[in-house]
RNA sequence: GAGCCGGCUGGGCGGCCGCGGUCCCGGUCCGCCGGGAUCGAGGAAAGUCCGGCCUCCACAGGGCAGGGUGCUGGCCAACCGCCAGUCGGGGCGACCCGCAGGACAGUGCCACAGAGAACAGACCGCCAGUCCGCGUCAGCGGGCCGGCAAGGGUGAAACGGUGCGGUAAGAGCGCACCAGCGGCCGGGUGACCGGCCGGCUUGGUAAACCCCACCCGGAGCAAGGUCGAAUAGGGGACGCACCGGCCGCGGCGACGCGGCCGCGGAGGCUGGCCCGGCCGAGUCCCCUGGUGGACCGCACGAGGCCGGCGGCAACGCCGGUCCCAGAUGGAUGGCCGCCACCCCGGGACCCCCCGGGGCACAGAAGCCGGCUUACAGGCCGACUC
Numbered sequence: 001g002a003g004c005c006g007g008c009u010g011g012g013c014g015g016c017c018g019c020g021g022u023c024c025c026g027g028u029c030c031g032c033c034g035g036g037a038u039c040g041a042g043g044a045a046a047g048u049c050c051g052g053c054c055u056c057c058a059c060a061g062g063g064c065a066g067g068g069u070g071c072u073g074g075c076c077a078a079c080c081g082c083c084a085g086u087c088g089g090g091g092c093g094a095c096c097c098g099c100a101g102g103a104c105a106g107u108g109c110c111a112c113a114g115a116g117a118a119c120a121g122a123c124c125g126c127c128a129g130u131c132c133g134c135g136u137c138a139g140c141g142g143g144c145c146g147g148c149a150a151g152g153g154u155g156a157a158a159c160g161g162u163g164c165g166g167u168a169a170g171a172g173c174g175c176a177c178c179a180g181c182g183g184c185c186g187g188g189u190g191a192c193c194g195g196c197c198g199g200c201u202u203g204g205u206a207a208a209c210c211c212c213a214c215c216c217g218g219a220g221c222a223a224g225g226u227c228g229a230a231u232a233g234g235g236g237a238c239g240c241a242c243c244g245g246c247c248g249c250g251g252c253g254a255c256g257c258g259g260c261c262g263c264g265g266a267g268g269c270u271g272g273c274c275c276g277g278c279c280g281a282g283u284c285c286c287c288u289g290g291u292g293g294a295c296c297g298c299a300c301g302a303g304g305c306c307g308g309c310g311g312c313a314a315c316g317c318c319g320g321u322c323c324c325a326g327a328u329g330g331a332u333g334g335c336c337g338c339c340a341c342c343c344c345g346g347g348a349c350c351c352c353c354c355g356g357g358g359c360a361c362a363g364a365a366g367c368c369g370g371c372u373u374a375c376a377g378g379c380c381g382a383c384u385c
Base pairs, nucleotide, nucleotide: 001385002384003383005381006380007379008378009377011339012338013337014336015335016334017333019040020039021038022037023036024035025034026033027032042361046372047371049370050369051368052367053366054220055219056218057217066216067215068214069213070212071085072084073083074082075081086100087098088097089096090095101211102210106209107208108205109204110203123152124151125148126147127146129144130143131142132141133140134139160178161177162176163175164174165173179201181198182197183196184195185194186193187192224296225295226294227293233287234286235285236284237283238282243262244261245260246259247258248257249256250255267279268278269277270276303322304321305320306319307318308317309316310315341358342357343356344355345354346353347352
């Protein structure tokens, strides 16, 4: 200098005004108001992609269907998560990436090109025999009958690869090494690795159906629960009515209807009670139901920080310490000044000074563990070339 991996941070101080929760004090017309103290977004609060807590519904047990996961071991409440490893691929390397079970259980597919694409295939070729022709007797050309998967060519892939031998030419036909398969031995908890031996060899695709192993009931805080106005329905209590007088109407009459007055009157108002005063024909209670609304769920939790121990690590155990948002038309904000950082211009050219501009992504709504995505800038550490 270039690169690779991990962790942390996500402006600071002050002033003025404002918002939400809790507590305290004072006032109040009981609706609230004023003052004080304290707390008040994030590393992703986001996407809602996984998993769980919690709630309601369903459920004897088992199976089918459907879905998910898929190298091994471990961690975790659980997971499509994390840690450590194995194998494969990439990189000189630090390191990175991997939807990484099974293709002798079965079925299917393998485009185009190519002669042939699965227990294959003679297109160009190579070779033996035989016949014909030519010949300068080395051979050459053609036909027929056979052999050959070594070479060419096609393709992502051509029935193990390279080399030597062998052969008429060839071929695991023989041999050596490599790949793969099977067996044995050794190491490892295991995935797997190493060694020896053997017969020489059995394409790919399961992000095709399928097979194997394991897991999975559904819906979701607008879950769900508690209290409950008003109105409506049912039941009950007390009262008016009932009594007296007068008037009007109807009637032969007894009487009936209506109005007014008196007595009486449950209940209400008069600051809590009594007296008094005023109003007064309805008032009050219970039940059902669960609307408007209020409250709970809902903020102490698989919690944060510090230290010790065990473990390579994820993580676990122990001790100490802290309480840390809770809105529901939805608070967590706005303005100003100074400083820090970055950029531009000017003055100076050693420190520096002046002016202007910028400072990300985003933002709780039941909670928690992950994953993924977005992000100006800054700091720290390990490692490689």